[in-house]
Model confidence (mean pLDDT): 80 of 100. This is a predicted structure of a 75-nucleotide RNA (transfer RNA) from an uncultured Saprospiraceae bacterium. It matches the Rfam family "tRNA". By type it is a transfer RNA.

RNA sequence: GCUCCGUUCGUCUAGGGGUCAGGACGCCAGGUUUUCAUCCUGGUAACACGGGUUCAAAUCCCGUACGGAGUACCA
Numbered sequence: 001g002c003u004c005c006g007u008u009c010g011u012c013u014a015g016g017g018g019u020c021a022g023g024a025c026g027c028c029a030g031g032u033u034u035u036c037a038u039c040c041u042g043g044u045a046a047c048a049c050g051g052g053u054u055c056a057a058a059u060c061c062c063g064u065a066c067g068g069a070g071u072a073c074c075a
Base pairs, nucleotide, nucleotide: 001071002070003069004068005067006066007065010025011024012023013022018055026044027043028042029041030040031039048064049063050062051061052060
């Protein structure tokens, strides 16, 4: 240089065209408990960036950035 794969809440992860983007842990509030822990209820917070296709894009396509794997060259 080229090819392929990946990027989603604070963390881990599901979702591969149409719901309000779901779950676990965490955090916050409340309940339970003599207290703490446990347990229960509720809340919190995310689609890397730009463009394209489409009535509609986290999802499909192109580019960029970052990470990973493979491969070629190295006079």